Fluoride riboswitch aptamer (crcB RNA motif) from an Actinomycetes bacterium, 61 nucleotides, folded computationally.
The model forms 100% of the base pairs in the Rfam consensus.
The organism belongs to Actinomycetes, within Bacteria.
Model confidence (mean pLDDT): 76 of 100.
């Protein structure tokens, strides 16, 4: 000094939060959704499972 596994810690997984699990990278990193005429429209608050809350649309009072 290189290589290799492991363990920690931080960071990420398309709109806020807690638990739990999974994953992906280590900082010029992982990770940033779909159509489109580039103007705008269209799903969704989870990577997954269990809430809270924010917000749209109808409907009653």
């Nucleotide at each position: 000094a290189g290589u290799g596994a492991g363990g920690a810690c931080g960071g990420c997984g398309a709109u806020g939060g807690a638990g739990c699990u999974c994953g992906c990278c280590g900082a010029g990193a992982a990770c940033c959704g779909c159509c489109a005429g580039c103007a705008g429209g269209c799903u969704a608050a989870u990577g997954g499972c269990u809430c809270c809350u924010a917000c749209c649309u109808c409907g009653a009072u």

It matches the Rfam family "Fluoride riboswitch aptamer (crcB RNA motif)". A reference for the family is Baker et al. (2012), "Widespread genetic switches and toxicity resistance proteins for fluoride", Science.